[in-house]
Context: one part of a larger RNA
RNA sequence: GGAUGAACGCUAGCGGCAGGCUUAACACAUGCAAGUCGAGGGGCAGCAUGGGGAGUAGCAAUACUCUCUGAUGGCGACCGGCGCAAGGGUGCGUAACGCGUGAGCAACUUGCCCUCAUCAGGGGAAUAAUCGCUGGAAACGGCGUCUAAUGCCCCAUGGUGAUGUCCUCAGGCAUCUGAGGUCAUCUAAAGAUCCGUCGGAUGGGGAUAGGCUCGCGUGACAUUAGCUAGACGGCGGGGUAACGGCCCACCGUGGCGACGAUGUCUAGGGGUUCUGAGAGGAAGGUCCCCCACACUGGAACUGAGACACGGUCCAGACUCCUACGGGAGGCAGCAGUGAGGAAUAUUGGUCAAUGGCCGGAAGGCUGAACCAGCCAAGCCGCGUGAAGGACGAAGGUGCCAAGCAUUGUAAACUUCUUUUGUCAAGGGACAAAAUCAGGCUCGAGAGCCUGACCGAGGGUACUUGAAGAAAAAGCAUCGGCUAACUCCGUGCCAGCAGCCGCGGUAAUACGGAGGAUGCGAGCGUUAUCC
Repeated sequence: GGAUGAACGCUAGCGGCAGGCUUAACACAUGCAAGUCGAGGGGCAGCAUGGGGAGUAGCAAUACUCUCUGAUGGCGACCGGCGCAAGGGUGCGUAACGCGUGAGCAACUUGCCCUCAUCAGGGGAAUAAUCGCUGGAAACGGCGUCUAAUGCCCCAUGGUGAUGUCCUCAGGCAUCUGAGGUCAUCUAAAGAUCCGUCGGAUGGGGAUAGGCUCGCGUGACAUUAGCUAGACGGCGGGGUAACGGCCCACCGUGGCGACGAUGUCUAGGGGUUCUGAGAGGAAGGUCCCCCACACUGGAACUGAGACACGGUCCAGACUCCUACGGGAGGCAGCAGUGAGGAAUAUUGGUCAAUGGCCGGAAGGCUGAACCAGCCAAGCCGCGUGAAGGACGAAGGUGCCAAGCAUUGUAAACUUCUUUUGUCAAGGGACAAAAUCAGGCUCGAGAGCCUGACCGAGGGUACUUGAAGAAAAAGCAUCGGCUAACUCCGUGCCAGCAGCCGCGGUAAUACGGAGGAUGCGAGCGUUAUCC
């Protein structure tokens, strides 16, 4: 000098962009953060509609009340499907194929999606909700009865596929590998519908994503020198989507290490960021990719995918409820609270846009996201006026003191401007689609045209007008390094200080004042890196 997720002191007008618990992966009150589908199903708790009945008021039409009815819109709970493995958070652990880079599969898997082939025939048994009884303070159950499905099971069919026997051909010394054929065994289904479609089963192919393997690179300490029995390899088996001591039986005795094994300490890695002429050095916050984790430890289930943040089970610590028998919970999601700390924000708005899940769609959900709020915490931009103006006013300060110098064109005064701010008026950029309605075209489920509807931010940005210099400057320093000097006070005191060093009666170094210098909505200090 540059830099920072900074903090502290003094000060502070506006806007744009970006940022905001670096500490206790400490504990968490409260609300929200993952649902959706009635075009899978049985149903009907609540709401609305229709219908029946009864009653009240009325001459009546009718109104009101009660009740019955799933008949209709729809739908709490329930069965079922898809999603919940994404998105969002954090950096505890990890010195590792974790990450980066370059190869590879020796050997796989892939729901939804795109595409191709074949198929969808027949039957059955349950069960939840409901209903009845019943246990419990609650959480939550138990028994009995009834019923449905795109839930479950069986039979048939077998294109395709899987496994196995046998045969042929090719390669190979051989185990075997590849191709073709034969036989045997096994393996499938579900319907819905508004008739446009949407789904289902078995297999083949593709895309994307994942899984696995290897070379190289990727901290400190030798005041850590030896480490290792599933340890290293083989054969056979089990297991897995798949290779493999991944696991197991048997056999062998290997394997690693001064090119640093093992141990201990530290640490998520990278793209990048800071600095530097570069080489390097330092850092890994925000954003993106990968990894790991979800109160602590362990385990599996479901599933295409998890050993699963807002799932299950077990153990532990902690907190809460309890009728003392027993139960409930997990903010390293968004806000917010306490604690810790020098220190880090609102218990805000909206799904309008972008995306995600579900749905045929309408639509629903979405603390992802988009916005707003707070904070000079950073970068950038703008302003706090401009021109003229000497009798160099007054005041302050200083001096060689009837005077002079300086503050200083500074002020006053004259003329002008109006950014920002204030007030007023206008103002819908972000919206284009989907959808709906109408029309046209063809390949008949797509394309095109027109119209309608839809904005949280927000009457915001922006534009125009009005008045008015009006409402807007500080901070540090002035001995040398280092730009900027005098007076007064103090008297080795009080104090300053980054280093050298100042202060003991004339201090440009302390404190104040005047003046000056530097930067400027900031300026200094502290901390850290180059």
Molecule: small-subunit ribosomal RNA, 5' domain
Organism: uncultured Bacteroidales bacterium